[in-house]
Molecule: Lysine riboswitch aptamer
Organism: Syntrophomonadaceae bacterium
RNA sequence: GGGUGGGGUAGAGGUGCGGUUGGCAAAGAGUAUGGCCGGGGAAAGUCGGUCCUUGAUGAUCCGGGCAAAAAGGGGCCACCGCCGAAGUUUUUGGUUGAGGACCGCAGGCCAAAAGCUGGUUUGCCAGUGAACAACUGGCAGAUUGUCACCCGUUGGAAAAGCCCGUUUCCCGGGUGGAGCGCUAUCUCGCUU
Numbered sequence: 001g002g003g004u005g006g007g008g009u010a011g012a013g014g015u016g017c018g019g020u021u022g023g024c025a026a027a028g029a030g031u032a033u034g035g036c037c038g039g040g041g042a043a044a045g046u047c048g049g050u051c052c053u054u055g056a057u058g059a060u061c062c063g064g065g066c067a068a069a070a071a072g073g074g075g076c077c078a079c080c081g082c083c084g085a086a087g088u089u090u091u092u093g094g095u096u097g098a099g100g101a102c103c104g105c106a107g108g109c110c111a112a113a114a115g116c117u118g119g120u121u122u123g124c125c126a127g128u129g130a131a132c133a134a135c136u137g138g139c140a141g142a143u144u145g146u147c148a149c150c151c152g153u154u155g156g157a158a159a160a161g162c163c164c165g166u167u168u169c170c171c172g173g174g175u176g177g178a179g180c181g182c183u184a185u186c187u188c189g190c191u192u
Base pairs, nucleotide, nucleotide: 001192002191003190004189005188006187007186008185009184010183011182014083016082017081018080019079021078022077023076024075033067034066036064037063038062039061043054044053045052047104048103049102050101051100086117087116088115089114090113091112092111093110094109095108096107118144119143120142121141122140123139124138125137126136127135128134146177147176148175149174150173151172152171155170156169157168158167159166
């Protein structure tokens, strides 16, 4: 000096990823709900059970017109954290858990372990959702970064050399892999 294994640090992919952050406006919605009038006539408040409450002084429900929200979710701007960023599946644990209360359950949120997905985007299907927004998953297409292999001098630069696409890097093209990846660098070990 080269190769290789472990550990660390710093970076790249771009319509890049996310945020219990702040502001703005839209939608939610003329909906829930409240009271008035009319109809109607016995149960109703609930996903299930038990209680409790309301109801012939007419409830629940239907129609009319009057008044009239909010939350979750999403968009834009700013800020913040980042490059398995993040998302998703299963299991375990914690917490919450629909009506008036309790219990349970569906579901929601958080954490851990293991697995899968490189990124973006378009279309279709399914799910969440008020939604034709947006998000998530699957399939198919396009595109892009990275590494490996192959091809190219009627592509470029450098080196070597008697000559030759001989070697390295870049450029162009093709095929394929996956982020437990890739590039650079530090350190520890092994080998030469």